[in-house]
RNA sequence: CGAAAGAGGCGCGGCGUUCAUCAGUACUCCCCUGUUCCCGGCCGGGCAGCCGCGGGGAGGAAAGGGUACGCCGCCGAAGUGCCGCAGCUCUGCCCGGGGAUACGGUGCUGGGGUCAUGGAGAAGAUCCAUGGCACUGUCACGCAGGACGUGGAGCGCUGUCG
Numbered sequence: 001c002g003a004a005a006g007a008g009g010c011g012c013g014g015c016g017u018u019c020a021u022c023a024g025u026a027c028u029c030c031c032c033u034g035u036u037c038c039c040g041g042c043c044g045g046g047c048a049g050c051c052g053c054g055g056g057g058a059g060g061a062a063a064g065g066g067u068a069c070g071c072c073g074c075c076g077a078a079g080u081g082c083c084g085c086a087g088c089u090c091u092g093c094c095c096g097g098g099g100a101u102a103c104g105g106u107g108c109u110g111g112g113g114u115c116a117u118g119g120a121g122a123a124g125a126u127c128c129a130u131g132g133c134a135c136u137g138u139c140a141c142g143c144a145g146g147a148c149g150u151g152g153a154g155c156g157c158u159g160u161c162g
Base pairs, nucleotide, nucleotide: 001162002161003160005158006157009075011074012073013072014071015070016069017068019066027059028058029057030056031055032054039052040051041050042049043096044095045094046093047092048091078109079108080107081106082105083104084103086101088099089098090097110136111135113133114132115131116130117129118128119127120126138152139151140150141149142148
């Protein structure tokens, strides 16, 4: 230098099943009242189209996210910011804006936990970003070992083969 193989631990991700939540919500139907003006709604503007508000009753979801279990693939596992690009989507068309997904480029993060702030979310769940705190693995240095301390980053570390 190259090749293949390993380790970190509440370790990472995917799929399936199950359960709770979402929610007595959206939505459908029936009854009563009121109206044919105005007003309001469908991301913003324009054109168009569709719909309605108040009260009661009956029926009544789903997606995303989450718990548990099982299986699968793994240790830049994976996550995320920015840029580019493809189609899809937010009632139809135009302009603008947004959302999730796939691919490519590039940057950051060793790992899990916890707290604070901000964002997403129905949510005290969960996820993301930034920062603090201790913990943990690894290497370097501090004296060889141990203990302890300080610091760095996975483009790292350990052993094997060439």
Record summary: The RNA shown here (Lysine riboswitch aptamer) has 162 nucleotides and comes from a bovine gut metagenome. Model confidence (mean pLDDT): 76 of 100.